[in-house]
RNA sequence: GCCGCUGUGGUGGAAUUGGUAGACGCGCUGGACUCAAAAUCCAGUACUGGCAACAGUGUGUCGGUUCGAGUCCGACCAGCGGCA
Numbered sequence: 001g002c003c004g005c006u007g008u009g010g011u012g013g014a015a016u017u018g019g020u021a022g023a024c025g026c027g028c029u030g031g032a033c034u035c036a037a038a039a040u041c042c043a044g045u046a047c048u049g050g051c052a053a054c055a056g057u058g059u060g061u062c063g064g065u066u067c068g069a070g071u072c073c074g075a076c077c078a079g080c081g082g083c084a
Base pairs, nucleotide, nucleotide: 001083002082003081004080005079006078007077010026011025012024019067027045028044029043030042031041032040046057047056048055049054060076061075062074063073064072
């Protein structure tokens, strides 16, 4: 230098014929149980603003296509692999 794969909450990882993003697990928070803990069970858990109802933003970054993009297209960034 060329080619390929990967990038999604705090974390692992789903959502692949384009149609509610974050299922499920771990972790964390609150509660139940206990003398107290562990284990177990129940509820909650992307971010920002708001007392709340709600509103806005968010899939590595920036654009494009589309009524609609995590998904398709382009450029770039990072990691891994291959070739030279």

Predicted 3D model of an 84-nucleotide RNA (transfer RNA) from a Candidatus Moraniibacteriota bacterium. NCBI's taxonomy places the organism under Bacteria, Bacteria candidate phyla, Candidatus Moraniibacteriota. Rfam family: tRNA. Rfam links the family to the GO term triplet codon-amino acid adaptor activity. About the family: Transfer RNA (tRNA) molecules are approximately 80 nucleotides in length. It is annotated as a transfer RNA.